The prediction has a mean pLDDT of 82. Predicted 3D model of a 71-nucleotide RNA (transfer RNA) from Amylocarpus encephaloides. It matches the Rfam family "tRNA". Its family is annotated with triplet codon-amino acid adaptor activity in the Gene Ontology. Rfam classes the family as a transfer RNA. Lineage of the source: Eukaryota > Opisthokonta > leotiomyceta > sordariomyceta > Amylocarpus.

RNA sequence: AAGAGUAUAAUUUAAUGGUAGAAUGUAAAGCUUCAAACUUUUUAGUUUCAGUUCAAAUCUGAGUGCUCUUG
Numbered sequence: 001a002a003g004a005g006u007a008u009a010a011u012u013u014a015a016u017g018g019u020a021g022a023a024u025g026u027a028a029a030g031c032u033u034c035a036a037a038c039u040u041u042u043u044a045g046u047u048u049c050a051g052u053u054c055a056a057a058u059c060u061g062a063g064u065g066c067u068c069u070u071g
Stems, first nucleotide, its partner, number of pairs: 001070007010024004018054001025043001027041004047063005
């Protein structure tokens, strides 16, 4: 330089174009003499900018980051 893949919560991972969900974790409360375990609640997300659409995490284009391949 060319080509391909990928980007969702602090982490892992779902979601036929139609209310973005779960687990782990953080925090709080309950239980306990105190803890651990357990229960309940809470927290927090679609890489960026445009386009299509009544409606975009999803489709299209460009950019950025990461990974791989070729030279």